[in-house]
């Protein structure tokens, strides 16, 4: 310090998530030692038991077993001790908890009207009296708790008097204290009063200290005054009277939540969160109320009352309060021992000894946290065994282990053994026989957890197969998972490691530091204006803000720094210090503020001009539509994509004239004008608002903005009254459609118009708040002014105010903005903080209603979004090409047959190919074989390969069984190489055991290779440079041109590569070389009657041909055109002319295209079978559907007629076959040639002659019968051919659809591969040989540019809503239950105060009557709890109901995204 995640990719916005630190934690796995800390966060729930506050005999009486002394024996005294009591001090501290409390409660700073036991200091005093009472005794009540009557007694208990500082005072006076004890004594401890101090406590105060406005008004002792009361003290603290105040938008009141601070955690800081342990303050003690005592309490272990709960009870009545320490139950994810000790520190009492002390010191439990240590060290390679993996070689685990040599921390055993204990000295140690030291033994007793897809360090194997599971986010898992589970290995941390939860951080994601608002969330529809905020120039005063100096304070602890102590550290001790806050005092005066004085540049007034659909009211004009009346006139009109509804013979539409009525204002008219916005358009008049310009006379900062508030505010809508021509929601009808509650058409009501009132919203938009200042230019336009100029209008220059376009700097994520800012700055207001839920619900306010304003949450998702980029797509646009259409020729689709496919059937009909790009395809040829399928019969190291051992040469002949495969016998036979003669070896056959063979079994979605397709379309890219934040762009776009990204020109591009073209092959012309098996102009020979024929011989190669090598064609030449280019058009020459024709050649890529059955191959599967052998069957089935073909339907034809002519390619020895003979023929027989330029073929359409004459025929040949031929072990299922006979459908084919642009289509035959045989298929060859193309509107496909996009799996895309189903949270709801709060009334405990006090009473007075004073009791005010009542708020629940959200494959449509098919 950042990272992951929206996209095909990019930049931005924006949320979600992660890495860090922390914890009073919990859970999972694991666990050696020690030190220091910490340990009910939940039920302020209820508590058994024990302990936690007593002490003093030196205040007092009393009692006493025993000791001592005395004794009159009754007893007394003394020391010591003591239950209870009187009295004193302490139980207000210490300890616990955080319920309540949003408050002077806390923090901080001040103030003055107070009190203060014990303590310190100082001063003074203590004289003399009195009356009681507990204990105790006795009687008595009660179950108990606890009492009652009578009687006795003491005090440092209680009460007068005296004295006097002090206090009060009306200056006369009044008031006003005490206590003794111990000791032999000195003396000590006390007592009273006063003053001062110290520490403590009470009160007041400025400032600070949560959330909510869907809480806006609150308040009656309320605010103040006077007087009185009360208190330690001020004060409405309380009361009487008087006044009517007080608080609040700077947030009162109300609601919810919460102890607060020092600090703690985090953070760079500012901040944010938090308040456990420790320390300060506060509050509380079962809940509520109350006072008493006291220096101090309204009192945790005191009292009284009420209530709830628990316990005891003899039912009459009593007792209790762990939020003290342990502990129990309960709750909970969760938190310890009913321990030891007062040795230390501290506290209470005491003169002291001492007693008490669950404060405290220690120990126990818990890895809960922090810190430290260990689980060994060194050497050790055959890199052991084992494990994992593997390409089988190895690699890793791994110096790790074993083994050798050492060491001894911790734990263990034994011995020794502290400090803590200080003061003049003594005693005193819970911890503890602990820490620590020494010795001994032995590597012996001591390692786990999480993770390993990215973020994030660390990878393989197996298992699983969208299952099981993982997951913090993105996301993994559907048969090769580094993501699940296990293992090996690795990484990280380590007595711990992970998970969960919470807080801060990262998050500049609430932005003071430090964000934004044109399009991402976000500028109020506009203006006026209140509070508030901000504010021009100048002089001067003050000193509130500001700055500065000094000083006080901000407890300690903590933090930080230096030093020190435990072996180190954690921990602990000592010293120092910081930032900031706040009080006081002094200083400065620039700025802000404030007071005073002045100024004119802001603002306003005035004078003179000026433009305008600015506003309101009244009047007014013409054109047009419609309607009415009348005329003319006749059959249609109207409307649409096309129609129909509708109107019209009762006379429409059309046309002419007249009239009625309402609404809107053509031309001018203009990114022209005016207005705050909404908005404003015939003309005229009246009234009226604002702006602009010029001048510089006046005022003198009067200004800007604007929460709350007010006014205006399109359209639609509402209420009342008018009006209604046209248009026109709703509604009706007609069309369209699958439907059409729409789009289109015909009608048509509200409404639109006017008056009055309401509503208050719009994409009310420049999606851009207002004001001021500054910051290059250029060019339009509106309204003024000035200059110059002119006869004048212009033109020109300049200036002010508007309104547009382009553009510099700058800004912006980009698009874009750019003096009319989205630039640079200042001021003020409004608004935003992920998407959905939702502008919804509830509440409140406004409204007649419709509705508006304000405005959430639960739940859910990991995105939603902006701009730009590249593609793809569009029922967007432009240009171009292609047998794409058009123009033509011939077909398919109808028939029969062939063939392939689907389907069906079957034991099996093996498998694959499935839009174009499967379907005469793999298959260039299924009777067996092939063959993979089915049935049956066999084999199991196997039909085939390698290795080991043994036997035998190999081999041949010959039986049985069997369909064959096979199985089971018999006989013959001994070879080759070598030898030490035993044998060994090669090869072949057999047997045995296993390693292994084998698989046309699966996966083409694991693959290689090969292939198809877009497409022989013209495209696809790269380097460098440049532009852009970037994805990317440029180049490759543009103007021409081409078959072409072909070439030229231009250009921030310049070059290059793969494609195009060319190079290659074939054909077409010529030359040259060669010349057999080719050819024959020459000669010869043979043959034939002759003509002629035979390359037969010689010779030659002119010609044909064959094979080589060359030439030739390049827009080269001419003319035109084009830009003087590329090119195009025409021409010449030429065999050929603009790529000459055909072929081969297929860029980057697309389709998870095809193929595991050509082959190869990973993984999986089978192994007496999914392997292998054999026989038979099947692949040939057949209601049907489709594709591709063949033959036809006939006369441009057919023919069982006769005659005649012309090819090329290619093949041939298990072959092609001549000739002759036989057969009607298929074919057979004999014979000859050829391993081929030598031999082997009647080419057919065609031509000539003849017949047929438009018919289901002399067309057509299916089907069937019969007799044959050939191949082959074998033609039944299931071959081809021949002869004879039979003679089906079919008369040119619906919708639709295919091929072809020249030697092409069409027609005709020939050959070949496969092959024993089988060809209508396929491949090749030649023969005959056309028609048409105006052209690019349309269909299809493709290319380039551009545009829109919510698509990117890319339109076969995306996506919306209802309905149905499941689940979830929420709202409404007749109601019902609970809680809280205040109010009114009733009742009213205890208690203070007041009053009364007839009853009662020791101290004082007293004349003994009584008085003073007090008490019980009564009454009054206040008042807790309780009761009643109506409210408010809140919460739970509720039949039913409403919308919302979520959910791989439900229904209906297709609303949006492209002109989304009606923008």
């Nucleotide at each position: 310090a950042g990272a992951g995640u929206u996209u095909g990719a990019u930049c931005c916005u924006g949320g979600c998530u992660c890495a860090g630190g922390a914890c009073g934690a919990a859970c999972g796995c694991u666990g050696g030692c020690g030190g220091a800390a910490u340990g009910c966060u939940u039920a302020a729930u209820a508590c058994a038991u024990g302990c936690a506050a007593g002490u003093c005999g030196a205040a007092c009486g009393a009692u006493g077993a025993g000791g001592c002394c005395c004794u009159u024996c009754g007893g007394g005294g003394u020391a010591c001790a003591u239950c209870a009591g009187u009295g004193g001090c302490g139980g207000a501290c210490g300890g616990g908890u955080g319920a309540g409390u949003a408050a002077c409660g806390c923090g901080u700073u001040g103030g003055g009207a107070u009190c203060u036991g014990u303590c310190u200091u100082a001063a003074a005093c203590a004289g003399g009296g009195g009356g009681a009472u507990a204990a105790c005794g006795u009687c008595u009540g009660g179950a108990a708790a606890c009492g009652g009557g009578c009687g006795c007694u003491a005090a440092u208990a209680c009460c007068g008097c005296a004295u006097a500082a002090g206090u009060c005072u009306a200056c006369g006076g009044a008031u006003a204290a005490a206590a003794g004890g111990a000791g032999a004594a000195a003396u000590c401890c006390g007592g009273u009063u006063u003053a001062a101090g110290g520490g403590g406590a009470g009160c007041c105060u400025g400032c600070g200290u949560g959330c909510g406005a869907u809480u806006a008004g609150c308040u009656g002792g309320u605010u103040g005054g006077u007087g009185a009361g009360g208190u330690a003290a001020u004060g409405g603290c309380u009361c009487a009277c008087c006044a009517a105040g007080g608080c609040a938008a700077c947030g009162a009141u109300c609601g919810c939540u919460a102890g607060u601070u020092g600090g703690u955690c985090u953070g760079a800081g500012a901040g944010g969160a938090u308040g456990g342990c420790c320390a300060g303050c506060c509050a509380c003690a079962g809940u509520g109320g109350g006072a008493c005592u006291g220096a101090g309490a309204c009192a945790c272990g005191g009292c009284c009352c009420a209530c709830a709960c628990u316990c005891c009870u003899a039912c009459g009545g009593g007792a209790g309060g762990c939020a003290g320490c342990a502990g129990u139950a309960g709750g909970g994810a969760a938190u310890a021992u009913u321990g030891c000790g007062c040795a230390a520190u501290g506290g209470g009492c005491g003169a002291a000894a001492g007693c008490c002390u669950g404060a405290c010191g220690c120990a126990g439990c818990a890895a809960u946290u922090c810190c430290g240590c260990g689980u060994g060290g060194a050497g050790g390679a055959u890199g052991a065994c084992g494990g994992u993996u593997c390409u089988a070689g190895g690699a890793c685990u791994g110096u790790a282990a074993a083994c050798u040599c050492c060491u001894g921390u911790c734990a263990g055993u034994a011995g020794g053994g502290a400090a803590g204990a200080g003061a003049a000295a003594a005693a005193g140690g819970a911890c503890g026989g602990u820490a620590c030291c020494u010795a001994c033994a032995g590597a012996g007793g001591a390692a786990g957890c999480a993770c390993c897809g990215g973020c994030u360090a660390a990878c393989u194997a197996c298992g699983u197969g969208c299952c099981a599971g993982c997951a913090g986010c993105c996301g993994c898992g559907g048969u090769a998972a580094u993501a699940c589970g296990u293992a090996g290995g690795g990484u990280g941390c380590g007595a711990g490691c992970g998970u969960u939860g919470u807080c801060c951080g990262g998050a500049a994601u609430u932005a003071u530091u430090g964000g934004g608002c044109g399009u991402a969330a976000a500028g109020c529809g506009u203006c006026c204006g209140u509070a508030g905020g901000c504010g021009g120039u100048u002089a001067u005063g003050c000193a509130a803000g500001u700055c500065u100096a000094a000083u006080g304070u901000u407890a300690a602890a903590g933090g930080u720094u230096c030093c020190g102590g435990c072996u180190c550290a954690a921990c602990c001790g000592g010293g120092g210090u910081a930032u900031g806050g706040u009080g006081u005092u002094g200083g400065a005066a620039a700025c802000u503020g404030u007071g005073u004085g002045a100024c004119u540049a802001g603002a306003g007034u005035g004078u003179g001009g000026u433009a305008g659909a600015g506003g309101u009211u009244a009047c007014u004009g013409g054109a047009a539509u419609u309607c009415c009346u009348a005329g003319u006139g006749u059959a249609g009109c109207g409307g649409u994509g096309a129609a129909a509804u509708g109107c019209g013979u009762a006379g429409a539409u059309a046309u002419u004239a007249g009239g009625a009525g309402g609404a809107a204002c053509a031309c001018c008219g203009g990114u022209g004008g005016c207005g705050a916005a909404a908005g404003c358009g015939u003309g005229u008049a009246a009234c009226u608002g604002g702006g602009c310009c010029a001048c510089a006379a006046c005022u003198g900062a009067c200004g800007c903005u604007a929460a709350u508030g007010g006014a205006c505010g399109a359209a639609a809508g509402c209420c009342g009254g008018g009006g209604u021509a046209g248009c026109g929601a709703a509604a009706g009808g007609g069309a369209u459609u699958a439907g059409a509650u729409a789009c289109c058409c015909c009608u048509g009501u509200a409404g639109u118009c006017c008056c009055g009132g309401c509503u208050g919203u719009a994409a009310a938009c420049g999606a851009u708040g207002g004001a001021u200042a500054c910051u290059a230019g250029g060019u339009g336009u509106u309204g003024g002014g000035u200059g110059a100029a002119u006869c004048g209008a212009c033109c020109c220059a300049u200036u002010c105010a508007g309104u547009g376009c382009c553009g510099a700097a700058g800004c912006u994520a980009a698009c874009g903005c750019g003096a009319u800012a989205a630039g640079u700055a200042u001021c003020c207001c409004g608004c935003c903080u992920g998407g959905g839920g939702a502008g919804u619900a509830c509440g409140a306010c406004c409204g007649c209603a419709a509705g508006g304003u304000u405005g959430a949450a639960a739940c859910u998702c990991a995105a939603a979004g902006g701009a730009a980029u590249u593609g793809a797509c569009g029922g967007g646009g432009a240009c171009c090409c292609g047998c794409a259409c058009a123009a033509g020729c011939g077909g398919u689709g109808g028939a029969a047959c062939a063939u392939g496919u689907g389907g069906u059937u079957u034991a099996a009909u093996u498998c694959g190919a499935u839009g174009c790009a499967a379907c005469g395809c793999g298959a260039a040829g299924a009777a067996c074989c092939u063959u993979a399928c089915c049935u049956g019969g066999g084999c199991u190291u196997g039909a085939c390969a390698u290795c080991u051992a043994c036997u035998g040469a190999a081999u041949c002949a010959u039986g049985g069984c069997g369909a064959a495969a096979g199985u089971u016998g018999u006989g013959a036979g001994u070879g080759c190489c070598u030898u030490u003669c035993g044998g060994g070896g090669a090869g072949c056959a057999g047997u045995a055991a296993g390693a292994c063979a084998g698989g046309u079994g699966g996966u083409g979605c694991a693959u290689g290779g090969u292939u198809g397709u877009c497409g022989u379309c013209a495209g696809c890219u790269c380097g460098u440079g440049u532009c852009g934040u970037g994805a990317g762009a440029u180049g490759u776009u543009g103007g021409g041109u081409u078959a072409a990204g072909u070439c030229c020109c231009g250009c921030a591009a310049c070059g290059a590569g793969c494609g195009c073209a060319a190079c290659c092959c074939a054909c077409g012309u010529c030359g040259u070389a060669u010349g057999u098996u080719g050819u024959u102009a020459c000669a010869g020979u043979g043959u034939u009657u002759a003509g002629g024929c035979a390359g037969c011989u010689g010779a030659a190669c002119c010609c044909u041909c064959a094979u080589g090598c060359g030439a030739g064609a390049c827009u080269g030449c001419c003319g035109g055109u084009g830009a003087u280019a590329a090119g195009c058009c025409g021409g010449a020459g030429g065999a050929a002319g603009g790529u000459g024709u055909g072929g081969a050649u297929g860029a980057c890529g697309u389709c998870a295209a095809a193929u595991c059955a050509u082959c190869a191959u990973g993984c999986c599967c089978c192994u007496u079978a999914u392997g292998u052998c054999c026989a038979g069957g099947g692949c040939u089935a057949c209601a049907c559907a489709c594709g591709u073909g063949u033959u036809a339907c006939a006369a441009u034809g057919g023919g069982a007629u006769g005659g005649g002519a012309c090819a090329a390619u290619a093949a041939g020895c298990a072959g092609c076959u001549u000739a002759c003979c036989g057969g009607c023929g298929a074919c057979g027989g004999u014979u000859g040639g050829c391993a081929a330029a030598u031999c082997u073929a009647u080419a057919a359409a065609c031509c000539c002659a003849c017949c047929c004459u438009c018919a289901g025929u002399u067309c057509g040949g299916a089907u069937c019968g019969u007799a044959c031929u050939c191949u082959g072990c074998a033609a039944c299922u299931c071959g081809a051919g021949u002869g004879c006979g039979u003679g089906a459908a079919g008369u040119u084919g619906g919708a639709a659809u295919c091929g072809c642009u020249a030697g092409u289509a069409a027609a005709c035959g020939c050959a070949g591969a496969u092959c024993a045989g089988c060809a209508c298929g396929c491949u090749g060859c030649g023969u005959u040989g056309a028609a048409u193309a105006c052209g690019u509107u349309c269909c299809c496909g493709g290319g380039u540019c551009u545009u829109g996009u919510a698509c990117a799996c890319a339109c076969c895309g995306c996506c919306c809503g209802u309905c149905a189903c499941a689940c979830c949270a929420c709202g409404a709801a007749a109601g019902a239950g609970g809680g809280u709060u205040a109010u009114g009334c009733c009742c009213g405990a205890a208690g203070u105060u007041g009053u009364u006090g007839a009853g009662c009473c020791a101290a004082c007075c007293g004349u003994u009557a009584g008085g003073a004073g007090g008490c019980a009791g009564g009454c009054a005010c206040c008042u807790a709890a309780g009761g009643c009542a109506g409210a408010a708020c809140u919460u739970u629940u509720g039949a039913u109901u409403g919308g919302g959200g979520u959910g791989a494959a439900g229904u209906c449509g297709u609303a949006a995204c492209a002109a989304g098919g009606u923008a």
Small-subunit ribosomal RNA from an uncultured bacterium, 1463 nucleotides, folded computationally. RNAcentral holds the sequence, with entries from ENA and SILVA. Model confidence (mean pLDDT): 85 of 100.